[in-house]
């Protein structure tokens, strides 16, 4: 150089092909309750769609240009 695949909360993952409710779970952090304390259960909070354009009444999902990681091939 040319192809292909991946990117989603501090991690891990659905959902994306087939566009439509307030993006959902886990674990993880905070506070409570419990307990002498801790842990472990309970309850309640907490945070995300790589980055830009585009199409659309409406985009994590379709398109393009980009950046990261990764496989191939030369």
């Nucleotide at each position: 150089g040319c192809u292909c695949c991946u990117g989603u909360a501090g991690u891990c993952u659905a959902g994306c092909c087939u566009g439509g409710a307030u993006a959902g779970g886990a674990c993880g952090c905070a506070a409570g309750c419990c307990u002498c304390c801790g842990g472990a259960g309970c309850u309640u909070g907490u945070g995300a769609c790589c980055g830009g354009g585009g199409u659309u009444c409406a985009a994590a999902u379709c398109c393009c240009c980009g950046c990261a990681g990764g496989g191939g091939c030369g």
This is a predicted structure of a 74-nucleotide RNA (transfer RNA) from a Candidatus Woesearchaeota archaeon. It matches the Rfam family "tRNA". It is annotated as a transfer RNA. The source organism's lineage runs through Archaea, Nanobdellati and Candidatus Woesearchaeota. The sequence is in RNAcentral, with records from ENA.